Large-subunit ribosomal RNA, domain II from a Dehalococcoidia bacterium, 703 nucleotides, folded computationally. It matches the Rfam family "Bacterial large subunit ribosomal RNA". Its family is annotated with ribosome and structural constituent of ribosome in the Gene Ontology. Its mean pLDDT, the model's own confidence on a scale to 100, is 85. The RNAcentral record of the full RNA draws on ENA.

Context: one part of a larger RNA
RNA sequence: ACCGACGAGUUGAUCUAUGUGGCUAGGUUAAGCAACUUAGUUGCGGAGCCGCAGCGAAAGCGAGUCUGAAUAGGGCGAGGCCCCGACUUUGUCGGGGCAGGUCGCAUGGAUCAGACCCGAAACCGGGUGAUCUACCCAUGGCCAGAGUGAAGCUCAAGUAAAAUUGAGUGGAGGCUCGAACUUGUGAGUGAGGCAAAACUCUAAGAUGAGCUGUGGGUAGUGCAGGUGAAAUGCCAAUCGAACUCGGAAAUAGCUGGUUCUCCCCGAAAUGCAUUUACGUGCAGCCUCAGGAAGUAAUUUACGGAGGUAGAGCUCUGGAUGAGCCAGGGACCGUGAGGUUACCGACCUCAACCAAACUGCGAAUGCCGUAGAUAUAAUCCUGGGAGUGAGACUGUGGGGGCUAAGCUCCAUAGUCGAGAGGGAAACAGCCCAGACCAUCAGCUAAGGUCCCUAAACGCAGGCUAAGUGGAAAAGGAAGUUGUGUCGCAGAAACAGCCAGGAGGUUGGCUUAGAAGCAGCCAUCCUUUAAAGAGUGCGUAACAGCACACUGGUCGAGUGGUACUGCACCGAUAAUGUAACGGGGCUCAAGUCUGCUACCGAAGCUAUGGUAUCGCCUGAAAAGGCGAUAGGUAGGGGAGCGUUGUCAUGGCUGCGAAGCUAUGGUGUAAGCCAUGGUGGAGCAAUGACAAGUGAGAAUGUCGGU
Numbered sequence: 001a002c003c004g005a006c007g008a009g010u011u012g013a014u015c016u017a018u019g020u021g022g023c024u025a026g027g028u029u030a031a032g033c034a035a036c037u038u039a040g041u042u043g044c045g046g047a048g049c050c051g052c053a054g055c056g057a058a059a060g061c062g063a064g065u066c067u068g069a070a071u072a073g074g075g076c077g078a079g080g081c082c083c084c085g086a087c088u089u090u091g092u093c094g095g096g097g098c099a100g101g102u103c104g105c106a107u108g109g110a111u112c113a114g115a116c117c118c119g120a121a122a123c124c125g126g127g128u129g130a131u132c133u134a135c136c137c138a139u140g141g142c143c144a145g146a147g148u149g150a151a152g153c154u155c156a157a158g159u160a161a162a163a164u165u166g167a168g169u170g171g172a173g174g175c176u177c178g179a180a181c182u183u184g185u186g187a188g189u190g191a192g193g194c195a196a197a198a199c200u201c202u203a204a205g206a207u208g209a210g211c212u213g214u215g216g217g218u219a220g221u222g223c224a225g226g227u228g229a230a231a232u233g234c235c236a237a238u239c240g241a242a243c244u245c246g247g248a249a250a251u252a253g254c255u256g257g258u259u260c261u262c263c264c265c266g267a268a269a270u271g272c273a274u275u276u277a278c279g280u281g282c283a284g285c286c287u288c289a290g291g292a293a294g295u296a297a298u299u300u301a302c303g304g305a306g307g308u309a310g311a312g313c314u315c316u317g318g319a320u321g322a323g324c325c326a327g328g329g330a331c332c333g334u335g336a337g338g339u340u341a342c343c344g345a346c347c348u349c350a351a352c353c354a355a356a357c358u359g360c361g362a363a364u365g366c367c368g369u370a371g372a373u374a375u376a377a378u379c380c381u382g383g384g385a386g387u388g389a390g391a392c393u394g395u396g397g398g399g400g401c402u403a404a405g406c407u408c409c410a411u412a413g414u415c416g417a418g419a420g421g422g423a424a425a426c427a428g429c430c431c432a433g434a435c436c437a438u439c440a441g442c443u444a445a446g447g448u449c450c451c452u453a454a455a456c457g458c459a460g461g462c463u464a465a466g467u468g469g470a471a472a473a474g475g476a477a478g479u480u481g482u483g484u485c486g487c488a489g490a491a492a493c494a495g496c497c498a499g500g501a502g503g504u505u506g507g508c509u510u511a512g513a514a515g516c517a518g519c520c521a522u523c524c525u526u527u528a529a530a531g532a533g534u535g536c537g538u539a540a541c542a543g544c545a546c547a548c549u550g551g552u553c554g555a556g557u558g559g560u561a562c563u564g565c566a567c568c569g570a571u572a573a574u575g576u577a578a579c580g581g582g583g584c585u586c587a588a589g590u591c592u593g594c595u596a597c598c599g600a601a602g603c604u605a606u607g608g609u610a611u612c613g614c615c616u617g618a619a620a621a622g623g624c625g626a627u628a629g630g631u632a633g634g635g636g637a638g639c640g641u642u643g644u645c646a647u648g649g650c651u652g653c654g655a656a657g658c659u660a661u662g663g664u665g666u667a668a669g670c671c672a673u674g675g676u677g678g679a680g681c682a683a684u685g686a687c688a689a690g691u692g693a694g695a696a697u698g699u700c701g702g703u
Base pairs, nucleotide, nucleotide: 001703002702003701004700005699006698011113012112013111014110015109016108017107018106019105020104021103022102023101024100026050027049028048032044033043034042035041036040054061055060064076065075066074067073080098081097082096083095084094085093086092087091116257117256119254123247124246125245126244127243128242134218135217136216137215138214139213140212141211142210143208145177146176147175148173152169153168154167155166156165157164181205182204183203186201187200188199189198220239225235226234227233232241260638261637262636263635264634265633270283271282272281273280274279284387285386286384287383288382289381290380291379292378295377297373298372299371300370301369302368303367304366310360311358312357316354317353318352320350321349322348323347327343328342329340330339331338332337390415391414392413393412394411395410396409397408398407399406420431421430422429435608436607437606438605440604441603442602446598447597448596449582450581451580455595457594458593459592460591461590462589468584474568475567478565479564481562482561483560484559485558486557487556495552496551497550498549499548501525502524503523506520507519508518531546534545535544536543609628610627611626612625613624614623615622616621639692641689642688643687644686645685646684647683649681650680657676658675659674660673661672662671663670664669
């Protein structure tokens, strides 16, 4: 891992609702007792419980009662309903039913119990452990060899005697080197290992606080035990509190799992509260049952409330310019006063801004009245829930950076719980809501050159950038279209030829300043025209161009504004890689218009099933119409397994089981035949459950 078997809403009590049954103003027994067919049945048992009356704290009173001074007011209560008949006349009486009551059974739910199943870490109690290890006690054992050479002593020298020096002797040391022994430094190997801590090389100590054998001691929450050269270390591969048995099925707002089928409906991820935030309560939204008003919704018409979008500047504030001018500053003056290219309130004019501004003010939405549409979609009561982590997209906003696949609201949609077609692929985008069948048709979004179903469609433009098929400020004689202002056969624009002069090197400045460093002025003359000079240049001149003019040539040529499509700006990591690909240029790009076609589980067609409503019908059934995606969840109807009771059956002429084939039912399933097997079994009706397996790192077994 697979296969097989086992494996999870049970049982009791109490309450509650529904269904069903008995009795009914009553219903019902409990313990216990007795009888018997000894298995639980029958009978007895009325103690008790519920109901028949409520109100009050209570005494108590009672269809009333409590409060109260009250005969007031108020609180909580009482009063049955329908049908038939009789009498009578609008009220009685009689009968029946319902409601109401109670006791069973079944089912849904609640509570208490292990309470659907498995799962802690922990807590408490009683015991068992120091054969591992920590320390202690008692008694034993062990440490090759080599080196160094303390004290003391002896001798010699030396001294007054000492001291001292030297030579020997001697053999100290948590001394040195290094085996056994003890340890475990570094590296490598090993890592389902040789090994639940090892192996190899290397390394530390090796007469000491050394190592070690045997026997013994100290213990687990009562001051948290023992031991600890102290690391929360060690106390039997377990230690921030050992192990074991018990309390015990501890508890788990947490994780996982929870077993057959079909049919109908179908959510929520919100509000408030919470030692509350992944939990829960109430409400909201779902479902089922019963009941109720022409209730709900949509649309049309009419009538309302409102202060948003927008707009505006009277108010509240902000903010700009101008005028006028109170006041202030500066300067002058001894002062009176004067001057002012300074600042400037109020007022006036003009143009602005605002979520917490409004003398204005929509569209939507909301409320109401009436009509229309309409299988009910609304409301009330009761039984059962789930949800209370939401996600994205469009729109209106807050927070943030007018950041986020960000966050928080509102509003609509989709997903969630929604399949199908499109977007290459792609929960939340676009189209569209899947009852079943069909080798039929029409369409939606999106498409129609090939991959790939359908026009390389038609008409007219644009684009040359592979733009299309990623991006801004900014830049540009790209190109299209539309305006507007100039110049132009009295010859424009561009090119070419020629001129571009004189006073004068203007004055100043300067070393120099001659059109051309800088300052000032910027005239006059000759002219077709020519600046006291537009650029390059020189130390300064010179020189080269320009403006301006003539000629040549002969028809358009410049400026500016808007606009369509293009261009540059444009840089990322494996390989084109920013159209899905191929490939595409009067297009297979793009804009405008038009006609066909393709295209979905949409719509239609044909047949069928189910649910609901209406009609016919005693029912069965039929007709018409609508509906049938679905998670959590509610409701309904069934299939199957084991056993019990009853009934009639099957079976050695072959039961169950296993197996193959065939048939049948919407499904769970069921049936038949053959083989195998060799002794029991199914059906129908009712009842009772150890009643359905794919998942739980499920349990056990097999391979």